[in-house]
Small-subunit ribosomal RNA from an uncultured bacterium, 1472 nucleotides, folded computationally.
RNAcentral holds the sequence, with entries from ENA and SILVA.
The prediction has a mean pLDDT of 81.
RNA sequence: GACGAACGCUGGCGGCAGGCUUACACAUGCAAGUCGCACGAGAACGUUCUGGCUUCGGCCGGGACAAUUACAUUGGCGGACGGGUGCUUAUCCCUUAAAUAACCUGCCCUCAGGCGCGGGACAAUCACGGGAAACCGUGGCUAAUACCCCACGUCUUCUGGUCCCCCCAUGGAGACCAAAUAAAACCCUUCGGGCCCCUUUGGAUGGGUCUGCGUUGAAUUACCUUGUUGGUAAAUUACAACCUCACCAAGGCAACAAUCCAUACCUGGUCUAAAAGGACAAUCACCCACACUGGAACUGAAACACGGCCCAAACUCCUACGGAAGGCACCAUUGGGGAAUCUUGCACAAUGGGGUCACCCCUGAUGCACCCAUGCCCCGUGAAGAAAAACACCCCUAUGGGGCGUAAACUCCUUUUCUGAACAAAAAAACCCCUGUAUGUUCAGGGCGCGACGGUAUUUCAGGAAUAACCACCGGCUAACUCCUUGCCACCACCCCCGGUAAUACGAAGGGUGCAACCGUUGUCCGGAAUCACUGGGUGUAAAGGGUGUGCAGGCGGGGCAACAAUUCGAAUGUGAAACCCCAUGGCUCAACCAUGGAGGUGCAUUCAAAACUGUUGCUCUUGAUUCCCGGAAAGGCUGUCGGAAUUCUUGGUGUACCGGUGAAAUGCUUAAAUAUCACGAGGAACACCAAAGGCGAAACCGGGCACCUGGACGGGUACUGACCCUCAGGCACGAAAGCGUGGGGAGCAAACAGGAUUAGAUACCCUGGUAGUCCACCCGGUAAAGGAUGAACGUUCGCCGUUGCCCCGUUCAAGGGCCAGUGGUUAAGUUAAGGCGUUAAGCGUUCCACUUGGGGAGUACGAUGGCAAGGUUGAAAUUCAAAGGAAUGGACGGGGGCCCCCACAAGCGGUGGAGCAUGUGGUUCAUUUGGAUGCAACGGGAAGACCUUUACUUAGGUUGGAACGUUAAAGGACGGUUCUUGAAAGGGAGCUUCCCUUUUGGGGCUUUUAGGGAGGUACUGCAUGGCUGUGGUCAGUUCGUGUCGUGAGAUGUUGGGUUAAGUCCGGCAACGGGGGUAACCCUUGUCGUUAGUUACCUGGGGGUAAUGCCGGGGAUUUUAGUGAGACCGCUUGGGCAAGCAGUGAGGAAGGUGGGGAGGAGGUCAAGUCUUCAUGGUCUUUACGCUUAGGGCUGCACACGUGUUCCAAUGGCCGGGACAAGGAGCAGCCCCCUCGGGGGAGGGAGGGAAUCUUUGAAACCCGGUCUCAGUUGGGAUUGGAGUUUGCAAUUGGAUUCCAUGAAGCAGGAAUGGUUAGUAAUGGGGGAUCAGCAAUGCCGGGAGGAAUCGGUUCCCGGCCUUGGUACACCCCGCCGGUCAAGCCAUGGAAGUGGGGAGCACCGGAAGUCCGUGAUUAAAUUCUAGCAUGAGUUAGAGAGAGAGCGGCCGAAGGUGAGCUCAGUGACUGGGGCU
Repeated sequence: GACGAACGCUGGCGGCAGGCUUACACAUGCAAGUCGCACGAGAACGUUCUGGCUUCGGCCGGGACAAUUACAUUGGCGGACGGGUGCUUAUCCCUUAAAUAACCUGCCCUCAGGCGCGGGACAAUCACGGGAAACCGUGGCUAAUACCCCACGUCUUCUGGUCCCCCCAUGGAGACCAAAUAAAACCCUUCGGGCCCCUUUGGAUGGGUCUGCGUUGAAUUACCUUGUUGGUAAAUUACAACCUCACCAAGGCAACAAUCCAUACCUGGUCUAAAAGGACAAUCACCCACACUGGAACUGAAACACGGCCCAAACUCCUACGGAAGGCACCAUUGGGGAAUCUUGCACAAUGGGGUCACCCCUGAUGCACCCAUGCCCCGUGAAGAAAAACACCCCUAUGGGGCGUAAACUCCUUUUCUGAACAAAAAAACCCCUGUAUGUUCAGGGCGCGACGGUAUUUCAGGAAUAACCACCGGCUAACUCCUUGCCACCACCCCCGGUAAUACGAAGGGUGCAACCGUUGUCCGGAAUCACUGGGUGUAAAGGGUGUGCAGGCGGGGCAACAAUUCGAAUGUGAAACCCCAUGGCUCAACCAUGGAGGUGCAUUCAAAACUGUUGCUCUUGAUUCCCGGAAAGGCUGUCGGAAUUCUUGGUGUACCGGUGAAAUGCUUAAAUAUCACGAGGAACACCAAAGGCGAAACCGGGCACCUGGACGGGUACUGACCCUCAGGCACGAAAGCGUGGGGAGCAAACAGGAUUAGAUACCCUGGUAGUCCACCCGGUAAAGGAUGAACGUUCGCCGUUGCCCCGUUCAAGGGCCAGUGGUUAAGUUAAGGCGUUAAGCGUUCCACUUGGGGAGUACGAUGGCAAGGUUGAAAUUCAAAGGAAUGGACGGGGGCCCCCACAAGCGGUGGAGCAUGUGGUUCAUUUGGAUGCAACGGGAAGACCUUUACUUAGGUUGGAACGUUAAAGGACGGUUCUUGAAAGGGAGCUUCCCUUUUGGGGCUUUUAGGGAGGUACUGCAUGGCUGUGGUCAGUUCGUGUCGUGAGAUGUUGGGUUAAGUCCGGCAACGGGGGUAACCCUUGUCGUUAGUUACCUGGGGGUAAUGCCGGGGAUUUUAGUGAGACCGCUUGGGCAAGCAGUGAGGAAGGUGGGGAGGAGGUCAAGUCUUCAUGGUCUUUACGCUUAGGGCUGCACACGUGUUCCAAUGGCCGGGACAAGGAGCAGCCCCCUCGGGGGAGGGAGGGAAUCUUUGAAACCCGGUCUCAGUUGGGAUUGGAGUUUGCAAUUGGAUUCCAUGAAGCAGGAAUGGUUAGUAAUGGGGGAUCAGCAAUGCCGGGAGGAAUCGGUUCCCGGCCUUGGUACACCCCGCCGGUCAAGCCAUGGAAGUGGGGAGCACCGGAAGUCCGUGAUUAAAUUCUAGCAUGAGUUAGAGAGAGAGCGGCCGAAGGUGAGCUCAGUGACUGGGGCU
């Protein structure tokens, strides 16, 4: 885009079209009759005339009309057309073009003739009879355009003969002679004629038959055929013909697809497509086939006949059971079936058909109407205005507003449609009758009268916006967006996909888009699809080159000349039906629709012409291809023979304890003498070095030497043939390894097997053994990643570098060069999706063969075929998925490689893991043990302080427009203090008292009540978020602009060589530059200068004290804090291109980033946090808010993390004696004094701090004691007595004293930290804080080591390279088995059906043949009689029931074939 469509929703009008799928079964009506001008007979009613009779009502008889006649009969024509359907049929059925010299043709036209004389019957009808009926029988009468005979013999046909002409092979036309055969019909008339009949000539029309080309799929259908193929003689037919028959011959068809199977009417055309094609075969038209199923004939011009006949079978119906009837695939209609397709209508008015002289009759053909949006086309559902501002419902909103929306209302206009009424068509002209004319059916005039549709179309008048809009869609494709609801549910969805609480995708709403009396969905076909590729594809790796050769058929084929004209090209003629398509014009108001004309119809046939190409034939040529002569090369093949090294074995010698084997072992061998070694021997298999990118062969393959036989290629010569060529379906041959058969052989090796190991297991890898086999001969088999994953052949298209063979040049040798034939590497053009290929093409061309068409199922099943078997070849479907696959790219990954770094390892030091305790977590318990954090990167972390508070949890009590805060306004007031009472407290109740400043006006704070307005939530979502943080990682990486390369993703830069802590720097380079990172800038510390000095300092000089920078002073020193300097591989040595590196170098306070800190690129982990804060959404609102008290967060069989104290002598305890830095301090630090044994208590200076206090640091040093013990080590636990903070110390604080004195004697597997002022050790301070759980955290100083001069390994990381089937990125992906569910399918003992054929039986109807009782009307002959016709008898012709025969449908039997179903059980496959 289309449709004979169906379904869903909706529905105003008209025109034009269309309308069963089951060839299923059919009630009822109707669809084929007509002619009286062919014929016999001729009823009833009625009208009228007339005769007779009459009771005057009528009756009887005759004639005419009716009558151009009803029901029937004989006869003629028509029922072979029209109408329906698509069963059958793969076929001369159909299409197209031919043939008929091999034929027929009623009615029609035309030509030429004719129509004489007779005869006997049979229907109807009458009588009788049978039957339920259908219907039938017997006897009698009768007519014809029914039937029969005779005469004439134009003519026809047949037979025989003669002549002539023509052609296309058989052959055809004509003339003549002889013989035979053989025709007729009337009717009407106006008497002019008309019509009909018989014969004939030609035609038209319609048919029959035959032929060429074309006409579905399947080879898992390869052979088929006996009347089959041909001939002869006959029969039959309208005709040719094995159409039929007898005989003879053995042929005929087929790979160019026979036969069989399946499916199917064919065509014009229709739909689609640019075309070529593809699909279809409704309506219309042509042909064919069929008429309940099967068979057969009759009649006829034509049938083997839809509304005819006979028979058989099935079905339905009637029956008196004896028999009968029927055939809607005509039009309507009914049932059934189905998703689904109409009225049991009107009329012959028109067009056509049948009959008739005609009128006329018949006609479900046809014309019309009804039903149906089934399709196409046209029209309408109103048109114009409706300012600004405001605006209803509904929807959205940022609450300001916006949308629907000029839309409505309203004003004005129109009337297609609609309603009511009126007029009113065309389609109609003939036929017929009359008159005139004329030879005439012609013509002219006149008359009569006809419409189903239909009072319809159209027109006119009146009325009034009046009667008339839906459907689908709105994530992308694809025009059109928001809100609510739902919450991976419900759904949606061609595809991608959407939905898991903020859905433009589901459902609804508002709005919008598209279309419109429709709109969507479903189904089917074509297109896009170059996705079967003729036009117009491919095959190295995506699917696809046969394992290789040889070669018949087939296809294709070199140069020249000539002939022909099959092919090809051109012209003409014929045909290619109409309709349809296209163009033009015209008619319905337009259109759809219809009409007229034109063009086209790519095809086929015939004729003429051309000769370039192809082809055929002939002659010729040499370049393709052979042959010949000479020559060298080679693992080419087959057979025989010979050889040496090695392994094993046998024998003997020497010799003694293991040998062998592995990652390590063991099995195994060995004192019966192995292994090792020496010598002789046996046997089998394979041939080191040479050896190479090497050689040969068709491939598979071929490797010791020699010999016989034998194949091929190559080079040189250019003598011969003269296109002999190339390719090749089928065929034939060869064909690794394994395997099979028979017979040998068997050293080594070695499937199976055995043992030992390894392992969770190990039917494996490793080891020790070991049989088939490997070897030989002869067969079979026929496959491999049989691979160059690249079919064969020919031609053609730059180079360079090797190598093999022969030859040539180089005088010889040698270097070197060249031709041809091979074999390799690297590249240009070109090509390719790319990687790549590139004269050995995967380039450019030609020829032929093979193969491919998404992945799985599956190279499977069934079938067939070859095989001894194994198994091979050929080779599907159901079903399932939306991918599978190729090449390349950037990542990630690896028990891949390279390079490098890091307390990563190594080398050290001291720890953890063991014990007690502290602290955190899990688990468990509980009314509650609030919640979060969970590998590194949670666990002394948030928490720099849980007895109340904190607090979020729990148990109870209370409270509800609020607790607190801010603001505004009003009213009141001690609001504060204190006393009593209730209560656990909060809270409630009752009393007493009365603030500050002031200019005395006032002001201020506090507080109670009321009002306005903002509540609150540590409730949920960190996977809606911001911010902040962790992490890899202080790792060196990340990225951009321009350019270049690539089809592209991307690459380059950023890689490579060095170097660095560093993508740091250097130099190179299709790259050149830039940004964020690194470094540096910042802070601190280490040295110095300068400036300034008090609370710090005090050298010199002055004063003073018991003593002290104590004082005046000073600005030197220390110090403080501002500002500068200094370090840069700068100098030097070495080597290096440079960068940079090395040095116990110099100088310097400091040396190679001086030490430390802060600072953390792009991005990752949906990392952590809604309980810091902020915040979207959700939830809650007498509660999930607020408040009070008690409890809990501290509970305890247990497990883990982080710490602390220890286990002691490098120590503990006692006494004495030294040295810091950096902090903090008024609700605080607290000197000093008194008291206490201590904790502390009571007094009380200084200092808001370089001034005072904390503050007398400890380890350390000196002296003493303890003497290796569970101790004078260790201090847990427990008892007692205190102190202190606080409202409160029981759950639950810290601390002091006395007493008690647990585990633990250095810590298993495993594991963390650390490279210098570092580890380890020792003490001091601070934050939080009433107090404290602090042994934690943060910073500060004291004293103070060892080891590393490396990168093999473990963890982690950076760069680079190659691999990948990964991309959620190895915690990936993924094979098989088992278990479960579902689906389709193969096999299967069988089982029930279908189809076609074969053999036999059977034999209806019927044609044909034979026979034939009987008959013997019309005819012939003979005889008799009679003669006027005739009649009788016999015979013949004729007719003929029956019987027999051939064929023959249904039916039956048998053995097989084949197709689809079903089947216990069973096999594999797919999906989850």